[in-house]
RNA sequence: CGGUCUCCCGAGCCGAGUCGCCGGACGUCCGUGUCCGGGAACGGGGGAACCAGUCAGCACCGGGGCUCAUCCACCUCCCGGGGUGGAGGCGCGAUCUUUCCGCGCUCGCCCGUCAGCUAACCCCGUAGGCCGACGAAAGAGAGCCG
Repeated sequence: CGGUCUCCCGAGCCGAGUCGCCGGACGUCCGUGUCCGGGAACGGGGGAACCAGUCAGCACCGGGGCUCAUCCACCUCCCGGGGUGGAGGCGCGAUCUUUCCGCGCUCGCCCGUCAGCUAACCCCGUAGGCCGACGAAAGAGAGCCG
């Protein structure tokens, strides 16, 4: 000097996943913190009319929700599964928006034969994970200095 791994701090990122809001208990370095019950905020689901949908029978096949996480083609595999490519969708590049460019992701989980939309109304969630880069232009806005 360079590389790799781990930990901590700061600054940040994905996500609805937040609150120096209220009350109670514990605790206190009298700030903070933990738990319980509420509230707000954010997010999701169920649920009329109208609309949509609804010919009959048989076979196969249930159907639906959260999330960006779906669809198509090909290859492989004993079914499953696995792999490649594409389209669509999503995220990041440190004020915001758009464009260009660059780099990535496209998981997982739940309901249980049942749910279109849906006012009133009802119900549920408040997680978890990451953190090595420091692109360009235009417009807008803010801060600092003089």

A computed fold for a 146-nucleotide RNA from Patulibacter sp., annotated as c-di-AMP riboswitch aptamer (ydaO/yuaA leader). Of the family's consensus pairs, 96% are formed in the model. Its Rfam family is "c-di-AMP riboswitch aptamer (ydaO/yuaA leader)". Rfam describes the family as follows. This family represents a conserved RNA structure found upstream of the ydaO and yuaA genes in Bacillus subtilis and related genes in other bacteria.